Formats: sequence, C1' cells, structure tokens
RNA sequence: GCAUAACGCCUCUAGGGUUCCGGCUGCAGGGCACCUGCAGCGCUGGUCCGAGAGAGGCUCUCCCUGGUGCUGACACCGCGCACCAGGAGCCACGGCGGGACAAAAGCCCGGGAGAC
Repeated sequence: GCAUAACGCCUCUAGGGUUCCGGCUGCAGGGCACCUGCAGCGCUGGUCCGAGAGAGGCUCUCCCUGGUGCUGACACCGCGCACCAGGAGCCACGGCGGGACAAAAGCCCGGGAGAC
C1' cells in the first nucleotide's frame, strides 16, 4: 500500500428530549369537592426518537461437509446452476464539531477524525 468478513431488516433495551397525553405551578373566568382557557416547568410516567462497538428473532453470505435434481454425445467424470440437511460468519479504544425531526440523544455525519 492492496484484498478479504452482512457492516441488512424487525422487535426490544441502555439512553434521550418535550410534539401530543398526563402531572405540577401561576393568572383569569365559571355552575368553584371541581371545570375551562392562557402561560410556564422534563416532572415518576404514557405516545414519540433510539445503539457499528447492547439483547432476541428473521434474512443474507460462504462449496466448508454430505446429498438430490438439471446440464445429452450412449454413458461416466468434471465445471456450472438450483435445492435439502449440517457447519461457519472474526475483532471493535474513539473525540470536538455539525445535522434532522417538536426537541434531544449511544440516532445521522461515523467501524468517520484520531489513537493502539
């Protein structure tokens, strides 16, 4: 310096904020145990977002092993294609800053920059 491994989807979790629900506070009104409207507060929660390096499931890849069928030149072998069963699919420290949605984040930029 180059090549080779899926950097797949779904559900969930760590985590996240505040669009909606709920809660609380203030003000105003009312039929005044309470209700309505406006404003504010992330406030245990529900809706919502959500991991490359978190979990589960599904798919995908590999001829690695065994097998079935096709491949016609009578047959066999080989290559190739499709399918079935089994097997395998490693490792992973990581900013600042920016971006989207209402907003934020372990989301996206990004297995980036950088480090080893």
Model confidence (mean pLDDT): 80 of 100. A computed fold for a 116-nucleotide RNA from an Alphaproteobacteria bacterium, annotated as Guanidine-I riboswitch aptamer. It was read from a public genome assembly, where an Rfam model found it. Taxonomically the source falls in Alphaproteobacteria (Bacteria, Pseudomonadati, Pseudomonadota).